[in-house]
Context: one part of a larger RNA
RNA sequence: CUGGGCGUAAAGCGUGCGUAGGCGGAGGGGUCAGUCAGCCGUGAAAGCCCCGGGCUCAACCUGGGAACGGCGGUUGAGACGGCCCGUCUCGAGUGGGCUAGAGGAUCGUGGAAUUCCGGGUGUAGCGGUGAAAUGCGUAGAGAUCCGGAGGAACACCGAUGGCGAAGGCAGCGGUCUGGGGCCACACUGACGCUGAGGCACGAAAGCGUGGGGAGCAAACAGGAUUAGUUACCCUGGUAGUCCACGCGGUAAACGAUGAGCACUAGACGCCGGGGGGGUGACCUGUCGGUGUCGCAGCUAACGCGCUAAGUGCUCCGCCUGGGGAGUACGGCCGCAAGGUUGAAACUC
Numbered sequence: 001c002u003g004g005g006c007g008u009a010a011a012g013c014g015u016g017c018g019u020a021g022g023c024g025g026a027g028g029g030g031u032c033a034g035u036c037a038g039c040c041g042u043g044a045a046a047g048c049c050c051c052g053g054g055c056u057c058a059a060c061c062u063g064g065g066a067a068c069g070g071c072g073g074u075u076g077a078g079a080c081g082g083c084c085c086g087u088c089u090c091g092a093g094u095g096g097g098c099u100a101g102a103g104g105a106u107c108g109u110g111g112a113a114u115u116c117c118g119g120g121u122g123u124a125g126c127g128g129u130g131a132a133a134u135g136c137g138u139a140g141a142g143a144u145c146c147g148g149a150g151g152a153a154c155a156c157c158g159a160u161g162g163c164g165a166a167g168g169c170a171g172c173g174g175u176c177u178g179g180g181g182c183c184a185c186a187c188u189g190a191c192g193c194u195g196a197g198g199c200a201c202g203a204a205a206g207c208g209u210g211g212g213g214a215g216c217a218a219a220c221a222g223g224a225u226u227a228g229u230u231a232c233c234c235u236g237g238u239a240g241u242c243c244a245c246g247c248g249g250u251a252a253a254c255g256a257u258g259a260g261c262a263c264u265a266g267a268c269g270c271c272g273g274g275g276g277g278g279u280g281a282c283c284u285g286u287c288g289g290u291g292u293c294g295c296a297g298c299u300a301a302c303g304c305g306c307u308a309a310g311u312g313c314u315c316c317g318c319c320u321g322g323g324g325a326g327u328a329c330g331g332c333c334g335c336a337a338g339g340u341u342g343a344a345a346c347u348c
Stems, first nucleotide, its partner, number of pairs: 003320004007302002012316001014201004021194003025088002028085005034080001035077008049065006091191001092188004096183004103177007110154001115149007125136002162169002206247006215241002220236004258315006266293008275284003297304002321348003330341004
């Protein structure tokens, strides 16, 4: 390189937007550098291969043929493909109406609970565990009632539910704002798909500056346990967790399943929209989403099965035995921590 692959064996980039590139709907007309056909020229000889001949055979020599994946020219073909012209509406999009939602940002606001502070009642314990102890309490704790402060998170509803490209998103209200679904018409007329680089977003932990700090809690201290314990259990407790701005860019970032389109039995739930029938309970067909089971088919099996891992096409990413190693070196990025790209010797 060809090939075979990528749910769990090695392998889908965490996700999106998009540049180049690759690929691209239906009818008609034109053209011919792709494509196909005929002919011509060339592709030296030797060698290789096939059929013969000559040295007693062979090696060797020799005649003919084939081959020389090709290149150039010329004449034509016009299906496919390219380009040009013109047209279409089913792909894509726009307008209109309706609609569901924890989609995002920001401002405000509510109650429960924990903790702390003040006050009242009240007295000897509280707390914690397997059992204890450290700890708290006669300077009045714990319990209980009233008042206050502050931070963080939103019980029930709640779901096998919804929204978002992913990460993710949940009290309630306002403001700003993204995307989606359905319905019937009108409009644009292939405007599409994918996407190397690139750009943006990206849980938690972590970093910088400033704030905040109730609860929880790495580190740390003490108490236990143990032969011992840098642990598991207990009492405390600082970063952090929260906010603003900036950085970082990772993950079992998982459906361990890239995106788009088309095709291929059904059954039963749930969510959203609109339609038909019925007075009604309800019945019925439809579009979009989300689940369970399952035919064909696929799969090493497990399983997947119109939300495919089935059947095809287009484009991208990735894999190629285990360890060494996601390491070293170098580059790029970062304040750092580190990230990204990513070997070899050696060894089995």
A computed fold for a 348-nucleotide part of an RNA from a metagenome, annotated as small-subunit ribosomal RNA, central domain. The full RNA is in RNAcentral, with records from SILVA.